[in-house]
Molecule: transfer RNA
Organism: uncultured Pelagibacteraceae bacterium
RNA sequence: GGGCGUGUAGUUCAGUGGUAGAACGCUUCGUUGACAUCGAAGAGGUCAUAAGUUCAAUUCUUAUCACGCCCA
Numbered sequence: 001g002g003g004c005g006u007g008u009a010g011u012u013c014a015g016u017g018g019u020a021g022a023a024c025g026c027u028u029c030g031u032u033g034a035c036a037u038c039g040a041a042g043a044g045g046u047c048a049u050a051a052g053u054u055c056a057a058u059u060c061u062u063a064u065c066a067c068g069c070c071c072a
Base pairs, nucleotide, nucleotide: 001071002070003069004068005067006066007065010024011023012022013021018055026042027041028040029039030038048064049063050062051061052060
């Protein structure tokens, strides 16, 4: 330098053109002598950034950035 892949909650990851989810973690309450477990409720997201297409984009297109793999 070229090609490919990944980027979504604190972490690990799903997901789909029409209000964004799970598990774990966190907070509160209940349970316990206490802790853990368990039960209930809750908080937490500019869906990497920018532009384009569209009535509508996290999703499609393009560019850029970060990381990883392959080739040279």